Context: one part of a larger RNA
RNA sequence: UGGGGCCUAAAGCGUCCGUAGCCGGGUUAACAAAUCUCUUGUGAAAUUGUUAAGCUUAACUUAACAGCGUGCAGGAGACACUGUUGAUCUUGGGACCGGGAGGAGUCAGAAGUAUUCCUUGGGGAGCGGUAAAAUGCUAUAAUCCUCGGAGGACUACAUGUGGCGAAGGCGUCUGACUAGAACGGAUCCGACGGUGAGGGACGAAAGCCAGGGGAGCGAACCGGAUUAGAUACCCGAGUAGUCCUGGCUGUAAACGCUGUGAGCUAGGUGUUGCAUAUUCUUUAUGAAUCUGCAGUGUCGAAACGAAGGUGUUAAGCUCACCGCCUGGGAAGUACAGUCGCAAGACCGAAACUU
Repeated sequence: UGGGGCCUAAAGCGUCCGUAGCCGGGUUAACAAAUCUCUUGUGAAAUUGUUAAGCUUAACUUAACAGCGUGCAGGAGACACUGUUGAUCUUGGGACCGGGAGGAGUCAGAAGUAUUCCUUGGGGAGCGGUAAAAUGCUAUAAUCCUCGGAGGACUACAUGUGGCGAAGGCGUCUGACUAGAACGGAUCCGACGGUGAGGGACGAAAGCCAGGGGAGCGAACCGGAUUAGAUACCCGAGUAGUCCUGGCUGUAAACGCUGUGAGCUAGGUGUUGCAUAUUCUUUAUGAAUCUGCAGUGUCGAAACGAAGGUGUUAAGCUCACCGCCUGGGAAGUACAGUCGCAAGACCGAAACUU
């Protein structure tokens, strides 16, 4: 390289946007780049084949013809596919309009219960904690009941294999601003598209820098237990952190361990959103049912698969493009480079061993 793969054996970038590249819907005309046909020139010799000839024969040598030289250049033609250009179409894509759905995002304001602390009054000996205890708190009045206040974090129930978001993720209420998707349309544009090396943006938690904040929880640390020991599990304290603002980091079992987009290939059943229709009714932002589209689950035919299983949300049948894999260990290590304040991240071997 050919070829085979990537749910679980090695292997899908954490996610999206997008440059180059690659690929690209229907009809029609022109061109003839590409493609195909014919033809001209060229395409060294040796080598190969056939027939002769020459060494006594053969090998070998020589001659003629053929073949090879798969190519390149010139000329003439063909036009289905690819390509280029022009025209046109609406199914892909986009725009617009309509009424709905949503924990989608950013900012601001407000609320709610609980924990903790402080204050008032009551009360007067224990409280707390555990398997059992002890450390701990408490006559400077605790725990408990009650009035009021402060402060920080969080948002019970509703809550749902329910919703939204590209992923990370998102859950009290109100307002402002912003974005996306679905459905419906006798509207408009007319291939404007897909993927995407490099590149860019976003990206849980922990961590870092600066400034705030600090109720609860709580790495580290300190006690008490347990134990042979106990640098743990259990208990009492408790710093960083967790929270906010601005910046950095750029990683996760970032998981559906399943890249994105498109077409095709049986169904049953639940649920969410939208739309048409029918029926019912307390006439409401109502309920039930059928159908269609879009999402999200479950069971399952064919098919696939080593099996588990997957199965119109494919791991089925195909196409386009990207990423990645090639025995285990050494090793996601070393070295170099780039990035980072650091922690470290990205890229990423070999000797040796088996």

Predicted 3D model of a 354-nucleotide part of an RNA (small-subunit ribosomal RNA, central domain) from a metagenome. Rfam family: Bacterial small subunit ribosomal RNA. Its mean pLDDT, the model's own confidence on a scale to 100, is 88.